[in-house]
Molecule: SAM riboswitch aptamer (S box leader)
Organism: Paucisalibacillus globulus DSM 18846
RNA sequence: CUCUUAUCAAGAGCAGUGGAGGGAAAGGCCCUAUGAAACUGCGGCAACCUUCAGACAUUCGUGUUUGAAAAAGGUGCUAAGUCCUACAAAGCAUUUGCUUUGAAAGAUGAGAG
Numbered sequence: 001c002u003c004u005u006a007u008c009a010a011g012a013g014c015a016g017u018g019g020a021g022g023g024a025a026a027g028g029c030c031c032u033a034u035g036a037a038a039c040u041g042c043g044g045c046a047a048c049c050u051u052c053a054g055a056c057a058u059u060c061g062u063g064u065u066u067g068a069a070a071a072a073g074g075u076g077c078u079a080a081g082u083c084c085u086a087c088a089a090a091g092c093a094u095u096u097g098c099u100u101u102g103a104a105a106g107a108u109g110a111g112a113g
Base pairs, nucleotide, nucleotide: 001113002112003111004110005109006108007107008106013042014041015040016039017038021031022030023029026085027084028083043078044077045076048074049073050069051068052067053066054065055064056063057062082105087102088101089100090099091098092097
């Protein structure tokens, strides 16, 4: 980097260095000298990887599902729903808007190349 798969309306920040950008990309809207990005330190959040039990299925290898435990380790995260929208469908409204669902794109984990 590519592919497969699961999840994405919850949750959780201070300090030091630094010195103007940042929120993926386009549009919007926002954050930012009352200090952006990045790096460092110390915290915090969270059960993806872990373990146990029940139920169901089973080709007996295990798989699915429900519940419980664990923050030591590997990752991740710690403004705003993935900040919102875009594309499609349906419903409502009627001058281009609102709502819902899905897709696309993206992020993270696990596995594979």